[in-house]
Overview
Model confidence (mean pLDDT): 85 of 100. A computed fold for a 73-nucleotide RNA from a Lachnospiraceae bacterium, annotated as transfer RNA. The sequence is in RNAcentral, with records from ENA. Its Rfam family is "tRNA". From the family's description: Transfer RNA (tRNA) molecules are approximately 80 nucleotides in length.

RNA sequence: UGGGAUAUAGCUCAGCCGGAAGAGCGUCCGUCUGAUACGCGGAAGGCCUCGGGUCCGAAUCCCGAUAUCCCAA
Numbered sequence: 001u002g003g004g005a006u007a008u009a010g011c012u013c014a015g016c017c018g019g020a021a022g023a024g025c026g027u028c029c030g031u032c033u034g035a036u037a038c039g040c041g042g043a044a045g046g047c048c049u050c051g052g053g054u055c056c057g058a059a060u061c062c063c064g065a066u067a068u069c070c071c072a073a
Base pairs, nucleotide, nucleotide: 001072002071003070004069005068006067007066010025011024012023013022019056027043028042029041030040031039049065050064051063052062053061
């Protein structure tokens, strides 16, 4: 310098054929127990990396940027 991949909850990841966000683990509350753990029930937690554009409507499509990783030179 060129090409590619990834960026979504505290962590690991789904969702990426546009109709507006979920799971597991973790945290908190309740239940269970003599107590703790496990189990069971529930809750909180994300303007989806950033800036533009298209669209009635964008995590999703288009353009640019940033960060990390890989390949080539």